[in-house]
Context: one part of a larger RNA
Formats: sequence, structure tokens, C1' cells
RNA sequence: GGCACAUGGUGGAUGCCUUGGCACUAGGAGCCGAUGAAGGACGUGGGAGGCUGCGUUAAGCCUGGGGGAGUUGUCAACCGAGCUGUGAUCCCAGGAUUUCCGAAUGGGGUAACCCGGCACGAGUUAUGUCGUGUCACCCGCACCUGAAUGUAUAGGGUGUGUGGAGGGAACGCGGGGAAGUGAAACAUCUCAGUACCCGUAGGAAGAGAAAACAAAAGUGAUUCCGUGAGUAGUGGCGAGCGAAAGCGGAUGAGGCUAAACCGGGCACGUGUGAUACCUGGCAGGGGUUGCGUGUUCGGGGUUGUGGGACCCGUCUUGGUUGGUCUGCCAGCCGACCGGGGAGUGAUAAAACUGCGUGCUAGCCGAAUGAUCUGGGAAGGUCGACCGUAGACGGUGAGAGUCCGGUAGGCGAAAGUGCGUGGUCUCUCUUGAUGGUGUUCCCAAGUAGCGGCGGACCCCUGAAAUCUGCCGUGAAUCUGCCAGGACCACCUGGUAAGCCUAAAUACUCCCUAGUGACCGAUAGUGAACCAGUACCGUGAGGGAAAGGUGAAAAGUACCCCGGGAGGGGAGUGAAAUAGUACCUGAAACCGUGUGCCU
Repeated sequence: GGCACAUGGUGGAUGCCUUGGCACUAGGAGCCGAUGAAGGACGUGGGAGGCUGCGUUAAGCCUGGGGGAGUUGUCAACCGAGCUGUGAUCCCAGGAUUUCCGAAUGGGGUAACCCGGCACGAGUUAUGUCGUGUCACCCGCACCUGAAUGUAUAGGGUGUGUGGAGGGAACGCGGGGAAGUGAAACAUCUCAGUACCCGUAGGAAGAGAAAACAAAAGUGAUUCCGUGAGUAGUGGCGAGCGAAAGCGGAUGAGGCUAAACCGGGCACGUGUGAUACCUGGCAGGGGUUGCGUGUUCGGGGUUGUGGGACCCGUCUUGGUUGGUCUGCCAGCCGACCGGGGAGUGAUAAAACUGCGUGCUAGCCGAAUGAUCUGGGAAGGUCGACCGUAGACGGUGAGAGUCCGGUAGGCGAAAGUGCGUGGUCUCUCUUGAUGGUGUUCCCAAGUAGCGGCGGACCCCUGAAAUCUGCCGUGAAUCUGCCAGGACCACCUGGUAAGCCUAAAUACUCCCUAGUGACCGAUAGUGAACCAGUACCGUGAGGGAAAGGUGAAAAGUACCCCGGGAGGGGAGUGAAAUAGUACCUGAAACCGUGUGCCU
């Protein structure tokens, strides 16, 4: 020096474990904010700090419930001082307080700071000072004022609004909008209207009650799922892209305006001085009342077997009462009572209350003994019991009967969800039908057309349909649009106004649960004080790090040593479990013995 065996150190693999994750299911909830949010800074405890809680009333204050013996959160003990059956701590509901920054909003500013005005108050001899309240901008409404410029308008001001502003994981709608890629290159094309940016809303959003589809038969708003179907199509007819009707299901709901016409108000124009008007007839009386246009309010009206208005017929009308210049008759309009209907938010806008049932604290809740091994019994053996409970977790090793629970049952002063009823509110209370009788209305810079784009299965094609910009520019039911150029016929519909639940999408969040999901190089980046330490000017990037033991019983005392550390002794089942702590592999480094050289 090598090899072998034994025994250590180092190191932290492996095994076992889990407080943390991941994926999903069911139900709930689906917004917060100038009444100052989300998120922070700084404070706040008897004793230094971090986390948590809270806000100068500061680990808390008040009220109402629950609960029932200890308690003053945690790392994390210790000391001190308290509270508590006159019910503390703790849990739930409602309230109070809630510094400063932050949309941040009196002005400024390098966020958490600086400096003000006004009113009232405190204080001072007085000033300085302090406290409370208030003072941003934009928009709507009302009023005042008011230029160039006479009327006006712009502008300015005051008041008022539980108007706006900012935040939020995904989902929605809209406005913009790539490239890597594929086409085995690449340019049309594709990726893809994707990613991303912006705006904006809701618990969902959007869409939605046929100017729809269809095809000689019919359907009857929209949305979503399955199928139709990788079909019909489209496509350097390449790569690829890719419907619809129909059928089967989920859900189910329909409404309101504009116009014609009538009436009231206002403005403008026009006209008259006697009748043109004041509902009609007859009579009387009085008034300057009229007509047209525009505008506003109310009534009317809402459809495609076209509808409505106006006019004329026919049939019919709950009661009382008032008005319509007066009286009578008729007519018209309103009020009240009675009766019918509707409503809790689409359908006008809002509130109170009863009952039932959930949620936000909780409560009750069956049944085991002996013996053996062991440090320890829940294990073995022998018997017993409960079960609407043999889910699960814990307890010194595998526990139905030890503990918490589980099955089952019970419970709310307060707040809140849902269902249902009442009060309440609203609305109807003359409609039906005919004549087609006549004229009037039926959504305009719209439809259509031309140009250039975009969306549609549709890449300009024979290119309908929908749509943006520019130009041009109709008709009113004998109208107009569609049925894939276009024309005729036929069929379907009625654009150019608005609203609309459900079936659908998503999950930051809450509750309960599940897993041929992970088990500390895994699973979230984060099981541990992690978006931390650290890096970067910044945008941004971004870790490592779990395990003594059943219980600290965490080694009193003695010895060596300056200490670190060790040797005894002691604890413990175990200390080669000693806070460098479960197990403790390998690389690497020793020691002992044997053999070889």
C1' cells in the first nucleotide's frame, strides 16, 4: 500500500408520517366604494420583537342571544397584576369607535407628509395654538346672473342628487388586433378574429316575440344540448376551413310605443265686429269665443286569416252622484260604492305584517368486563352488550361499546334567504259585430341603387342575405320585403322604435363532501412568519427551509476542560431517541484484526 471482516465519523438517500396542496361534486353567494372601498403606513399589550386582532373607546366598547368553568390570542415560556356562578374567557347577530395614506376629493406633494380658507367652540391680556364641521372635478335638475350684440346664447354663480370617479378570479358584450406556426419553402390562405390592448355591464351577459324558416306539406320568439355532419359547401379546389333546415331533448311568456283621430296648455300667423264658435233638437240667456301651423301633455292605437283612425248601421250596458251656459230629452266626460282582474319588480312605483321553512351560535345522543404479553392495550384469549349509530379523527400499538363525534332528533332574542297569505298599490267596469262607406295613418336621408370594405360554409364568384363609410335616393296595403344573380307566377312575412324571466357560461368567496391525486427535489412558487429572504435603476425575477419522545420526564449532582465538548450519575421502553434529535443508504474519511506484498 492492497484485499477481507468488524466498528465508527461524515452525509441525508430511502421507508414511514402529514399540519399543506391538487382535481372535482353538491348546495350557497355572486359584488365592494364619496355613509370613503380594495390595499397599505403608523400605532395599540404591565414587561424587547414578529404574526394575529384592533384603531387614541386601539388583543378592545355597548346591546341581544348561545354556553357553563375557568381565563388574560400566538411564537413562548417566565414574572407581575387582574377578571370570573352578580356567569368571565369563548361563539353568533346587531350597533359604537374606526389615526394617516390610498379613487383621495380644501391646496400642494418624493403615498402614509407639508400648508391653508370659512363657521362655531376651547385657550391666551393679546397673537401664536388646539378641537369639531366644511371647502376637488364632472354630470343631471332648479334658480340667479350674463359678453362680443338689440332680443338671445356662450360663459359665470348658488342650491340640490344614497348621481359619477376607484377596486374585483373567471365568465359576457363591444372597439382595435398580431406573430411564431401549418401549407413539409412561400406570397393568397392558415394560425385567428386567437393572444394581447382598450371600453363597459351583470350575477349572469348577449339574443329574443318573424319584413323568420320551409316548399305545394307545414312550423310558429330567443337561448342551450344531442343529432343532422366532417354532410352541403368553400378552398394557391393545396394546407385546411366548414354550415343550415329538419328531428330528439332542456326551458317556456309575452308585452309596451310611433302615426292617423280627439281634447287641454303655450307660441306664431291669420280673420271678424256679426255671426262662422260655445255637443244635438226646441226655447232662452251670456260670452269674443274662431281657423291654420308648430310644440307639449293626456286620451286613442299596436296588426298580416292585414290592422287602426274617421263615418254610418245592428245588438248590448251594475248602482248612486256630479260636470258639460240655463230648462227638458238624448249624448259625452268624471267621482264614489259594489264587483272582476293583476302586482312584489320586464310588464307604474314602493312599503308593512302574519304563517311556514332554511342559513348565520348551539343542544341531546346507545352499548365492555376479565385475563395474557407489553413501558403502554385499542392487540391475543374468554365471555357480554348497542346498533335509524360498524363514517371519521383522537387516546402511551389495530377501539362499534374511553373521548370528540356519527345515525336520529331538538334549537334563535337579532339579522337574512325562500315559499305563501293579508294590508297595500295599480287597473277594468260598455263591449261585440257588420258596411267596405269614404278619405286618412301604419316608424325616411330609411329601403333600394352605385363605389370601397367587413361578416356569413361562401377566398368576387352566377353571389343572394347581414353590415361600416361615401354618394344617390322611394313607396303606405292596388304598398313593401324575402324565398341564393335576375324575371314571372306562387308561397311566407310586415323592416327602418323599445323592453323581456327560464333553460346557458364562470368561480375570487362560504359550507359539506369525494379521489386507482401528491406526500417535502413530490404536491401551489409557498406544509415552516413566502410572493418572504435575495437579485434587478426598473418592469420584473424569485428561493431554501417539515419529523426528539407517549409525556420534557430536555440529563439534578460529581469529574476533565477557559470554553466547546465529553466521562460518570439520573430520566425514559429506547439516549447509537440528547433540542447538530425518527429511520439513517452511497460517495468520502478513520480505527481494530487477519491475509498478501
Large-subunit ribosomal RNA, domain I from an Actinomycetota bacterium, 597 nucleotides, folded computationally. The full RNA is in RNAcentral, with records from ENA. The prediction has a mean pLDDT of 81.